RNA sequence: CGACAGACUUAAAUUAUAACAUUGAGUGCCUCGGUGGAAAUGCUGAGAGUAGAACUGCUCAAAUUCGGGGAAAGCUAAAGGCAUUCACUUGCUAAAGCCAAUCCCGAGCCAAGCCUUCAAAACAAUAUUUUGAAGGAAGGUGUAGAGACUAGACGGGCAGCAUCUAAAGUAUCGUUUAUGCGAUACAAUGAUGAAGGGAUAGUCCAGACCCCAAACUCGGCC
Numbered sequence: 001c002g003a004c005a006g007a008c009u010u011a012a013a014u015u016a017u018a019a020c021a022u023u024g025a026g027u028g029c030c031u032c033g034g035u036g037g038a039a040a041u042g043c044u045g046a047g048a049g050u051a052g053a054a055c056u057g058c059u060c061a062a063a064u065u066c067g068g069g070g071a072a073a074g075c076u077a078a079a080g081g082c083a084u085u086c087a088c089u090u091g092c093u094a095a096a097g098c099c100a101a102u103c104c105c106g107a108g109c110c111a112a113g114c115c116u117u118c119a120a121a122a123c124a125a126u127a128u129u130u131u132g133a134a135g136g137a138a139g140g141u142g143u144a145g146a147g148a149c150u151a152g153a154c155g156g157g158c159a160g161c162a163u164c165u166a167a168a169g170u171a172u173c174g175u176u177u178a179u180g181c182g183a184u185a186c187a188a189u190g191a192u193g194a195a196g197g198g199a200u201a202g203u204c205c206a207g208a209c210c211c212c213a214a215a216c217u218c219g220g221c222c
Base pairs, nucleotide, nucleotide: 001006008026009025010024011023012022027051028050029049030047031046032045033044034043035042036041055160056159057158058157059156060155065107066106067105068104069103070102074098075097076096080093081092082091083090108141109140110139114136115135116134117133118132119131120130121129122128145205147204148203149202150201151200161193162192163191164190169186170185171184172183173182174181175180211220212219
């Protein structure tokens, strides 16, 4: 500001307060390059600003374990160097450490849906359907402030809607001896409808100092 919903997301910032200013990370919109594609458009890199927009319904709620590798800004800061001082000092830089938004990997495991195989039942029978078992792809878990639980969605599955493109195809027209070629219209089995769930919304729980144990960063108590 708005009737309400809401007015990019997240950390620095549990621990007084917390602006939406700053910094880091991520997202969309716009431009340019590379690359896949017939195109729409996807992936990827760079840049300036910005936060207007980013659909709906039904359905699933399980695994939630054991391990491993990275990470900016911020905080602390050795030695040396530079600056400062008559000197002491102080400041800057900075190895390294802390915290941590988050980026990933291996093994195992997992609801519904999907694929394959096998078995049983229905059927005269192939097919098909249902049930069960095994295997598989995607996705998830692992990955919360230590953590427990509930619900959904921004997650999985199915369906729809809106918008875009126009390949195959169909129709018409032009041209051609003809195959064909070109134009126009229709046309999806092709695309788009952001990110956040490294706990989102909630209920609970935890936390700082001190102390204890261990021994150099962890455990317990609170």
Source information
The RNA shown here (Group I catalytic intron) has 222 nucleotides and comes from an uncultured Caulobacterales bacterium. Its Rfam family is "Group I catalytic intron". Its family is annotated with Group I intron splicing in the Gene Ontology. Rfam 15.1 lists 5,602 matches to the family in 1,395 species. The literature on the family includes a 1990 paper in Annu Rev Biochem by Cech, "Self-splicing of group I introns". The coordinates come from a structure-prediction model, not an experiment, and the mean pLDDT is 76.